[in-house]
RNA sequence: CAAGCAGGCCGGGUGGCCGCCCCAUUUACGUGGGGAGGAAAGUCCGAGCUCCUCCGAACAGGGUGCUGGGUAAUACCCAGAAGGGGUGACCCUAUGGAAAGUGCCGCAGAAACAUACCGCCCGUCAUCCUUCGCGAUGACGGGUAAGGGUGAAAUGGUGAGGUAAGAGCUCACCGGCAGUCGGGUGACUGGCUGGCCGGGCAAACCCCGCCUGGAGCAAGACCGAAUAGAAGGGCGUUUGAAGUGUUCGGCUGAAGCCCUCGGGUUGGUCGCUUGAUCCUGAUGGUAACAUCAGGGCUAGAUGGAUGGCCGCCGCCCCGUCAUUUGUAUGGCAGGCCUGGUUCUGCCGUACUAUGCGAGGAACAGAACUCGGCUUACAGGCUUGCUUGACCC
RNA sequence: GCCGAGGUAGCUCAGGUGGUAGAGCAGCGGACUGAAAAUCCGCGUGUCAGCAGUUCGACUCUGCUCCUCGGCA
Numbered sequence: 001c002a003a004g005c006a007g008g009c010c011g012g013g014u015g016g017c018c019g020c021c022c023c024a025u026u027u028a029c030g031u032g033g034g035g036a037g038g039a040a041a042g043u044c045c046g047a048g049c050u051c052c053u054c055c056g057a058a059c060a061g062g063g064u065g066c067u068g069g070g071u072a073a074u075a076c077c078c079a080g081a082a083g084g085g086g087u088g089a090c091c092c093u094a095u096g097g098a099a100a101g102u103g104c105c106g107c108a109g110a111a112a113c114a115u116a117c118c119g120c121c122c123g124u125c126a127u128c129c130u131u132c133g134c135g136a137u138g139a140c141g142g143g144u145a146a147g148g149g150u151g152a153a154a155u156g157g158u159g160a161g162g163u164a165a166g167a168g169c170u171c172a173c174c175g176g177c178a179g180u181c182g183g184g185u186g187a188c189u190g191g192c193u194g195g196c197c198g199g200g201c202a203a204a205c206c207c208c209g210c211c212u213g214g215a216g217c218a219a220g221a222c223c224g225a226a227u228a229g230a231a232g233g234g235c236g237u238u239u240g241a242a243g244u245g246u247u248c249g250g251c252u253g254a255a256g257c258c259c260u261c262g263g264g265u266u267g268g269u270c271g272c273u274u275g276a277u278c279c280u281g282a283u284g285g286u287a288a289c290a291u292c293a294g295g296g297c298u299a300g301a302u303g304g305a306u307g308g309c310c311g312c313c314g315c316c317c318c319g320u321c322a323u324u325u326g327u328a329u330g331g332c333a334g335g336c337c338u339g340g341u342u343c344u345g346c347c348g349u350a351c352u353a354u355g356c357g358a359g360g361a362a363c364a365g366a367a368c369u370c371g372g373c374u375u376a377c378a379g380g381c382u383u384g385c386u387u388g389a390c391c392c
Numbered sequence: 393g394c395c396g397a398g399g400u401a402g403c404u405c406a407g408g409u410g411g412u413a414g415a416g417c418a419g420c421g422g423a424c425u426g427a428a429a430a431u432c433c434g435c436g437u438g439u440c441a442g443c444a445g446u447u448c449g450a451c452u453c454u455g456c457u458c459c460u461c462g463g464c465a
Stems, first nucleotide, its partner, number of pairs: 001388010012313007020035006037363001041374002044372005049216004054250006061212005066080005081095001082093004096207002101205002103201003117148002119144010156174006175197002177194007220270004229261001231260005242252002277296008315360002318357002321355003326351009393464007402417004411448001419435005441457005
């Protein structure tokens, strides 16, 4: 200098004029303070909080899935293991179980819980040739799964020996499995021994481990106001409806509960912002994070506030251009040396710097609150690490 | 803000834990007719909303993204 990998931060500032919302204060006028995001988004997760009169047990349904740690909790975060990708920094993984059981693997192919189409070898018979070798062809019987074909996948893989021809038949290395000794909290892993050796799919049903009531702030509580239920139906009142997944048990339990149709109210207050909160420092920890000390309060709207106009600065992009600071390259002329690397001047091109002019300004707006995941994003700053080239 | 459904031919809709996509109407061609309609015969219709993933193979199974519709006091 170029190309990459993993993170963090910003994403306008400032002044004036006018206009909004909230809090505190004032008799009032007024005064003081505050006013959108890293995703506020999608609503994919986890909780806090509220309600269902509940309590207990079991089940279903749902979620999750390598190990250990963190957290209020999680499918999140951190650190590891195994497998895979990359030269590397690093990245990816829905990563428990196929000997608990059931199911699927179409077409092709001989055959997909099993198997012999072509082939190879041995034996018998027949025909032909005749160089008399058993050569060629066909049929039958036996052996074989190394070669070929089909397929995503076909009795572990590669190589050598051996065999009538072959095969873990034997050997070496590798893979799986079993036994055993050691290391690690653990997932796993290292060594030794053994010829023990048909598969895949669980984002198939399922089995195993762990977690789990249901609805959700439009939850729910209060105030005010108005009206129409002689409406229809079902189940019930100690023979017990109903009680926010189902079943069982306990408890409560009646002019009741549920469904359909119809009418009234669509007003106001609370919930509504002090939080598993933020900043700084110290200690512990590889880290996520935890503990302690000090400091801070930063929107609470409800047809829905935080805006409009003007000026300056900053950012991005373009350029008829102008200037020359610097770098690289091409052409011409001259000088020095006598091979052209080089030096000076002029002109042109590209980049950069300065000035000038016009234009632009990413994704996008809280609605109970927090911790995450996913998606969108013009432009810019910065930290650490890896690879390559060159120089010292 | 929250909850629940859906996206397949020009249109309206089916489709099973997976084997390579269907029906009706419309459209095109032929027969029939003086010419049409009706009727009969035949023919296609397609990135199964998009992108990843699992699997030998995905409309179907699993995630994420986009769009459409309905509900709540």